Predicted 3D model of a 73-nucleotide RNA (transfer RNA) from Gemmatirosa sp. Taxonomically the source falls in Gemmatirosa (Bacteria, Pseudomonadati, Gemmatimonadia, Gemmatimonadales). The coordinates come from a structure-prediction model, not an experiment, and the mean pLDDT is 81. RNAcentral records the identical sequence in 2 taxa.
């Protein structure tokens, strides 16, 4: 320098051909307990890496940029 893959909640990851962004764990609150743990219920938490484009509508399609992994040289 070139090819491929990846970036979504604090963490690990989903999201079926473009159609309301979710789960588990963690956090907070409540119940049960003398208390803790465990269990149950609820709540909060996201510029989907950044920017632009296409579209009625983009995490998803296209372009540019940044970073990580990998292959070739």
């Nucleotide at each position: 320098g070139g090819g491929g893959g990846g970036u979504u909640a604090g963490c690990u990851c989903a999201a079926u051909u473009g159609g309301u962004a979710g789960a588990g764990c963690a956090a907070u609150u409540c119940g049960u307990u003398u208390g803790c743990a465990a269990c149950g219920a609820a709540u909060a938490g996201g510029u989907u890496a950044g920017g632009g484009g296409u579209u009625c509508g983009a995490g998803u399609c296209c372009c540019c940029u940044a970073c990580c992994c990998u292959c070739c040289a």